[in-house]
Context: one part of a larger RNA
RNA sequence: UGUUCGAAAUCUGAGAGCAAGAAUGAAAUAGUACGAGAGGAACUUUCAUUCGUCGCCUCUGGUGUAUCAGUUGUCUGACAAGGCAGUGCUGAGCAGCUACGCGGCAAAAGAUAAAAACUGAAAGCAUCUAAGUUUGAAACUUCGCUUGAAAAGAGAUUUCGUCAUAGAGCGCCGGUAAAAGACCGGAUUGAUAGGUUUGGGAUGUAAGCACGAAGGCAACGACGUGUUCAGUCCGCAAAUACUAAUGCUCAAAUCCAGAAUAAAA
Numbered sequence: 001u002g003u004u005c006g007a008a009a010u011c012u013g014a015g016a017g018c019a020a021g022a023a024u025g026a027a028a029u030a031g032u033a034c035g036a037g038a039g040g041a042a043c044u045u046u047c048a049u050u051c052g053u054c055g056c057c058u059c060u061g062g063u064g065u066a067u068c069a070g071u072u073g074u075c076u077g078a079c080a081a082g083g084c085a086g087u088g089c090u091g092a093g094c095a096g097c098u099a100c101g102c103g104g105c106a107a108a109a110g111a112u113a114a115a116a117a118c119u120g121a122a123a124g125c126a127u128c129u130a131a132g133u134u135u136g137a138a139a140c141u142u143c144g145c146u147u148g149a150a151a152a153g154a155g156a157u158u159u160c161g162u163c164a165u166a167g168a169g170c171g172c173c174g175g176u177a178a179a180a181g182a183c184c185g186g187a188u189u190g191a192u193a194g195g196u197u198u199g200g201g202a203u204g205u206a207a208g209c210a211c212g213a214a215g216g217c218a219a220c221g222a223c224g225u226g227u228u229c230a231g232u233c234c235g236c237a238a239a240u241a242c243u244a245a246u247g248c249u250c251a252a253a254u255c256c257a258g259a260a261u262a263a264a265a
Stems, first nucleotide, its partner, number of pairs: 005161007015147004021051008034039001052105005060099004067092005072085005094235001108142003115135004167250004172186004192244003195240005200234004208227005215220001
């Protein structure tokens, strides 16, 4: 753009894609069937494992240059608080992302292949086949998952709207999304983001003050204890309109409204 008025929501499913599964072991079956014995199965059921694949982060681990703490050298006059040195180095570590972690990946149906059969003639017999009928495989078609009205036979249902409206776009606040577009949520009739409060979490007990402390004439004094599960921080959760979500543009007939003309009453 089309789908013959314009939209929104929910569907149908022609068609397309997937390997979404593949294999192994053990137990029961069973010391059974079978076999003189020696030996020794299977259908089926259950439990595991490996590989592959899809998803997830509760647990375990990794990362975690958000964060917290310890500490060396040096600088800011000292303390405190900091800068730089590969994040200076070291010890921990939430969220997120991840695997080494966790979960899923049955079964069945239909029509068949090779094959096995039934009935049965041609050909008085026989014969699975010629007519007819029954079984039979991880392959085929369904079932499962993803996609799919541009399927020109261009679909269906429901609702809304047509003169400034249904609705859409730009812009705005954002993230279940993301290379840009796109996608999804929100916009005061509001919890969308920020802030604040509370909860939860990380680190591990801040500064200041007081007391103790080997030593020292004294000044002072590494360090320890108390105040203190403190202080600092948070990409998490909830609550709360305090802050920011201001606005602009487009948008449809054979409907509707109005005008003119013609005809009729």
Large-subunit ribosomal RNA, domain VI from a Bacteroidales bacterium, 265 nucleotides, folded computationally. The source organism's lineage runs through Bacteria, Pseudomonadati, Bacteroidota, Bacteroidia and Bacteroidales.